[in-house]
Molecule: small-subunit ribosomal RNA
Organism: uncultured bacterium
RNA sequence: GGCUCAGGACGAACGCUGGCGGCGUGCCUAAUACAUGCAAGUCGAGCGGCGUUCAUCGGGAGCUUGCUCCUGAUGAACUUAGCGGCGGACGGGUGAGUAACACGUAGGCAACCUGCCCGUAAGACUGGGAUAACUACCGGAAACGGUAGCUAAUACCGGAUACGCAAGUCUCUCGCAUGAGGGGCUUGGGAAAGGCGGAGCAAUCUGUCACUUACGGAUGGGCCUGCGGCGCAUUAGCUAGUUGGUGGGGUAACGGCUCACCAAGGCGACGAUGCGUAGCCGACCUGAGAGGGUGAACGGCCACACUGGGACUGAGACACGGCCCAGACUCCUACGGGAGGCAGCAGUAGGGAAUCUUCCGCAAUGGACGAAAGUCUGACGGAGCAACGCCGCGUGAGUGAUGAAGGUUUUCGGAUCGUAAAGCUCUGUUGCCAGGGAAGAACGUCCGUUAGAGUAAUUGCUAACGGAGUGACGGUACCUGAGAAGAAAGCCCCGGCUAACUACGUGCCAGCAGCCGCGGUAAUACGUAGGGGGCGAGCGUUGUCCGGAAUUAUUGGGCGUAAAGCGCGCGCAGGCGGCUGUUUAAGUCUGGUGUUUAAUCCUGGGGCUCAACCCCGGGUCGCACUGGAAACUGGACAGCUUGAGUGCAGAAGAGGAGAGUGGAAUUCCACGUGUAGCGGUGAAAUGCGUAGAUAUGGGAGGAACACCAGUGGCGAAGGCGACUUUCUGGACUGUGUCUGACACUGAGGCGCGAAAGCUAGGGGAGCGAACGGGAUUAGAUACCCCGGUAGUCCUAGCCGUAAACGAUGGGUACUAGGUGUAGAGGGUAUCGACCCCCUUCUGUGCCGCAAGUUAACACUAUAAGUACCCCGCCUGGGGAGUACGGCCGCAAGGUUGAAACUCAAAGGAAUUGACGGGGGCCCGCACAAGCGGUGGAGUAUGUGGUUUAAUUCGACGCAACGCGAAGAACCUUACCAGGGCUUGACAUUGAGUGAAAGGUCUAGAGAUAGAUCCCUCUCUUCGGAGACACAAAAACAGGUGGUGCAUGGCUGUCGUCAGCUCGUGUCGUGAGAUGUUGGGUUAAGUCCCGCAACGAGCGCAACCCUUAUCCUUUGUUGCCAGCGCGUAAAGGCGGGAACUCAAGGGAGACUGCCGCAGACAAUGCGGAGGAAGGCGGGGAUGACGUCAAGUCAUCAUGCCCCUUAUGUCCUGGGCUACACACGUACUACAAUGGGCUUAAACAAAGCGAAGCAAAACCGCGAGGUUAAGCAAAACGCAUAAACAAGCUCUCAGUUCGGAUCGGAGGCUGCAACUCGCCUCCGUGAAGUCGGAAUCGCUAGUAAUCGCAGGUCAGCAUACUGCGGUGAAUACGUUCCCGGGCCUUGUACACACCGCCCGUCACACCACGAAAGUUGACAACACCCGAAGCCGGUGGGGUAACCGUAAGGAGCCAGCCGUCUAAGGUGGGGUCGAUGAUUGGGGUGAAGUCGUAACAAGGUA
Repeated sequence: GGCUCAGGACGAACGCUGGCGGCGUGCCUAAUACAUGCAAGUCGAGCGGCGUUCAUCGGGAGCUUGCUCCUGAUGAACUUAGCGGCGGACGGGUGAGUAACACGUAGGCAACCUGCCCGUAAGACUGGGAUAACUACCGGAAACGGUAGCUAAUACCGGAUACGCAAGUCUCUCGCAUGAGGGGCUUGGGAAAGGCGGAGCAAUCUGUCACUUACGGAUGGGCCUGCGGCGCAUUAGCUAGUUGGUGGGGUAACGGCUCACCAAGGCGACGAUGCGUAGCCGACCUGAGAGGGUGAACGGCCACACUGGGACUGAGACACGGCCCAGACUCCUACGGGAGGCAGCAGUAGGGAAUCUUCCGCAAUGGACGAAAGUCUGACGGAGCAACGCCGCGUGAGUGAUGAAGGUUUUCGGAUCGUAAAGCUCUGUUGCCAGGGAAGAACGUCCGUUAGAGUAAUUGCUAACGGAGUGACGGUACCUGAGAAGAAAGCCCCGGCUAACUACGUGCCAGCAGCCGCGGUAAUACGUAGGGGGCGAGCGUUGUCCGGAAUUAUUGGGCGUAAAGCGCGCGCAGGCGGCUGUUUAAGUCUGGUGUUUAAUCCUGGGGCUCAACCCCGGGUCGCACUGGAAACUGGACAGCUUGAGUGCAGAAGAGGAGAGUGGAAUUCCACGUGUAGCGGUGAAAUGCGUAGAUAUGGGAGGAACACCAGUGGCGAAGGCGACUUUCUGGACUGUGUCUGACACUGAGGCGCGAAAGCUAGGGGAGCGAACGGGAUUAGAUACCCCGGUAGUCCUAGCCGUAAACGAUGGGUACUAGGUGUAGAGGGUAUCGACCCCCUUCUGUGCCGCAAGUUAACACUAUAAGUACCCCGCCUGGGGAGUACGGCCGCAAGGUUGAAACUCAAAGGAAUUGACGGGGGCCCGCACAAGCGGUGGAGUAUGUGGUUUAAUUCGACGCAACGCGAAGAACCUUACCAGGGCUUGACAUUGAGUGAAAGGUCUAGAGAUAGAUCCCUCUCUUCGGAGACACAAAAACAGGUGGUGCAUGGCUGUCGUCAGCUCGUGUCGUGAGAUGUUGGGUUAAGUCCCGCAACGAGCGCAACCCUUAUCCUUUGUUGCCAGCGCGUAAAGGCGGGAACUCAAGGGAGACUGCCGCAGACAAUGCGGAGGAAGGCGGGGAUGACGUCAAGUCAUCAUGCCCCUUAUGUCCUGGGCUACACACGUACUACAAUGGGCUUAAACAAAGCGAAGCAAAACCGCGAGGUUAAGCAAAACGCAUAAACAAGCUCUCAGUUCGGAUCGGAGGCUGCAACUCGCCUCCGUGAAGUCGGAAUCGCUAGUAAUCGCAGGUCAGCAUACUGCGGUGAAUACGUUCCCGGGCCUUGUACACACCGCCCGUCACACCACGAAAGUUGACAACACCCGAAGCCGGUGGGGUAACCGUAAGGAGCCAGCCGUCUAAGGUGGGGUCGAUGAUUGGGGUGAAGUCGUAACAAGGUA
């Protein structure tokens, strides 16, 4: 620093599951299309009629003479198509459009309207003409019409009156302006005389409902304004009715709302215009809050009603269930025409992951109409469906241990499920069944009684009381009873985060996964099971939002190195701003008022049994108005000087620009002198040179200015360096003249701006991209060398970028010190002055664990400290500073600057390691100095490879390869072929039987099979027990089968290197550090000194063994000096205990002593003494750890696998093969040698009874025969050899060398063919000292010589030991290898055998460009132009009014015009989709080529 999780929420969906109830909620997608039914009617008390029924009065007919039928008039009741009134502008739905006064909030209207309702005042006079229904005729399929005729009204029209209405005018009062209010005069302008009741003979009066006018109220609307709430600037300019004015028109009303004329304005970086997205709010979710997200349900507002346009009617609409037109779609049709609009309630289709019944009722609430009864009401009240949500309840409670059975697991003992179950005792919520059974019902109406106002009076009206009747839900809530534990539990998870673990299966497969990640044979991560955890009628998953995330930071972040300071300056706007005073009151603080619908939320109560839910009371932000305060900020005014500027006096400087001048050097040119090379490199070559170079004297030309020169100076930065001169900028010091806050910063803007590059013209010495050549190299388009063009230089103009860096924006103030340096000044001192000393200011450095800051590193008055002001910039890595678009540029390119996709990191600082072709110090046979080898030959042996039936297996750099194997003919043996066995070759257990074994014979390759002979174990308490064997059955045995990457143990290696750690303390946020580093010293972290360390442990050393010297003790099997015996000789013998030796015990060596060096140390050097001197030599001894080093085939062992075989037995074969390659050895190649001979010498350490074997004899010999001695200081193996002496060989493939082969033998052993060793005779190969490379060794060592042992029947060139002879060299630490310590760099940490880059090839993904193709959208220009309003018009028509009648006014139709929807044409624009091809990008276990980067990464 990003990613991720734990919380809450949801109109949800999906998976599994599902008992009950209450309260809510339920098309988020296609504002897609809709079948069917319903959702807006009502009034007969407005009107005339049709119809039906009844009654009365007539007429007619039939006849049964009082009945039926027909018909007329009148009256009543019911019904209602039409005229008329009111309502269909409410209620209900939806969110497409809308970024807008649409919404919210606060205001305004002195610029407005308002049906029904309320109040007040007044009134309701007088006339008239029509028309639907209806009748007749006609048209049409229908929808629906036409003509003629009749009729009514609360339909329509004229007149009168009132007048507070309208207009004009006069006047008074008032207001913030337009203006408002009151009064007077003139003109214009209206009615239902109706309905239903009552009274009355009638005229008429009266009640009520309706009506008219005017004013006022209430309600509802209209308009205007302030403020508020989305994204994109890769949308920066927009606008012609546009902005304003004047005057007409229009509207309910203001207004460019509209028109004519005039002016040229208006909006915009405080974001206009454009594009995209979106109904807004109360609220809802989340959050500690500030905020963020949302706008389902409920409530307010807006908009819309198939799409677009339009008006009519009306109080109200430009009207969801009205009209007209255009368009799309659907339906009917007789083809001529018509009809329709569920975004009302149900419902259907479609879409979709997904969202309900074509239910009941107007009983309640509300609405329309009505006088009312009442009618209508998919509003509403209810029910239905759905775990969709919230809330509540239940699925039982108590007791119950043989801890049952069963499951799981197991170390086989057990543990666990688990008091869980069963059993026993109880209870009865819910469900089921039965019985009872509400509240919700009140108004209104009607009936009765009473009272009041009113009237002349009654009716009627109003109020009170009593009564009647009204329930969809629903026989529901609730109550009671019966019965029975009976009917009712699942889902997810269990590696960490995150509560909860085991077994089996699987084996990088199948799968899991929110992130990290899990799975490759022992998976707590997959699947299943058991167990456990969580929640629970739900549980998980998915999606979305907030939170955590201080991860956009107002609260509350940052920018030296993590992302981030513009390259630098000037400066408009903006932001911010010194001291004093007066004033104002915008900000600020405070009181009051209004508003903030209801619901929600908070809070106090209450009602449903609780809760959810519901009801009642109170409270909150904000805004506006108003009163007050005046400290601070702001405004106004007046002043001040310290900020800033200015004057004067000084002095420093590579500051800038122009002109001129100079010397050194390089190169070139000509000539002179001069001769063979020069030059260049790691080494060379190309190149130059006998046509005379290099070298040395002269001239020309260009560029740059050595020394001075300095973490010195100047500049804003870039940058500036020879000298002189002209012009010019800035800073500094001193003084304190003048102005009086004039200051700081600075988005846009403007200017400057290294190098490279570009344009034009010059110039061109040196250097030098490109290019050529030479080298290097695997290659070398590089590094190195020889050349060399552009360029570098000048003039003029572009470019505008750099690691333009102090990776650190500018300004101001404050905050310990110390020490340099540059410039200027002051003081002290002195006669004076330089110096010295003290000090001030300005710059420039260092130190600082001073404080403080910082993640650390570090910074520290030149801050990265403490604060304030202003600007710029950042928000994970990659994609990408890329694409597209814009702007700039001649171009190169610059600037601004994304997304898709992809990853879980990328990054900083520091730590510990490791590493470096980094550094320092040191060590080691590490190099060097030497000696001898290997690599070449032959052979032996091991390995690889190949072969094979098998060639058993393991070991693989050092640290596998003469290794396991200290010894494969059989055995071993694990391998192969064949033949056998199956409780087994071996072990244990129980039961049975019995000895078993052994000998002989037969078959067989043998195992084995058969026959036969022999004979019956031990103990006993007599019951039996033990050992052994046999056959059958079962548990089981067995496995050199797998896994050394499951392990133990053992081992190798770094390395006998000097290291590895701990406790406490201290330091650090921490990882860690310190100690253990440093100065010395050592073989050593050995020791000394110093030190925030002090101590300690494992290692080192010492203690152990051996060896070197001495002493002492003991002397047999060893020894023999002296004494004696004795032999050919001999410790052979007596004896001795001296010596050697043996083996016990001691001593000795410690830098102890002396000198010098060193720090008065450790220690070193030298010396003395000593057998030995500085660890005396050698051995044993191997720290923490590394290498998943080696070993499952020594052994042990988990898991897996085989079980008439992967076990076991046997015979034979194989491990011994053989084109070849490698390792390790032996023997050689010869004369320092070989051979021979003679005589002759000197060891040590071992071994020996299934043994060593003397002597003697036989054999050329290997060996044989026989056999003494010896369980060993006694006997034997056993002659040591090299060496020494002599002779010979004479440099050859030999008298070197011995391989190979032939023959003949010996030994071991059942057995010598495959496949042993030895001897003799013969044969006599390669090989003449070994390429590249490579190994061992520092002294009794290398080299060389033999001896012994283990293994072993036999087999040794191997291994392990032993002694003999016995060197050379080490200057030294530069280099190679390995190691230790310190330090440094690091992009490594599986740690350089690391990491990692780019092209190419392949697959996939997203994106850009692209000739084009295609679509959507919004404009523009022109054409056409429906319906319709408005305007005009006369030549048509016309009841009401006027009119002496002609006509007129008005109206209707028609026509014309403006506007205008849809449509058409056109050229452009914006945004998509698609596109052959093309470009880069990303991703992808094992592709190709190189090695760019990280270490000095090998050219920083």